Predicted 3D model of a 73-nucleotide RNA (transfer RNA) from an uncultured Clostridia bacterium. Model confidence (mean pLDDT): 82 of 100. It matches the Rfam family "tRNA". About the family: Transfer RNA (tRNA) molecules are approximately 80 nucleotides in length. Rfam classes the family as a transfer RNA.
[in-house]
RNA sequence: AGGGGCAUAGCUCAGUCGGAAGAGCAACGGGUUUUGAUCCCGUAGGUCGUUGGUUCGAAUCCAACUGCCCCCA
Repeated sequence: AGGGGCAUAGCUCAGUCGGAAGAGCAACGGGUUUUGAUCCCGUAGGUCGUUGGUUCGAAUCCAACUGCCCCCA
């Protein structure tokens, strides 16, 4: 050089059929407790790797690029 897979919240991941994004843990606030832990309630946090295309509408389909992993040699 050639082929394949993955990239979504701080971390681990769902979202598989195109209708506009979620869970657990973590963080923050409150309740409970003498304090802390546990438990309970709530809040915030995302240009869905980048750019472009298709579409009324894209995390999802298409192309290129970037990063990581694997296969062949």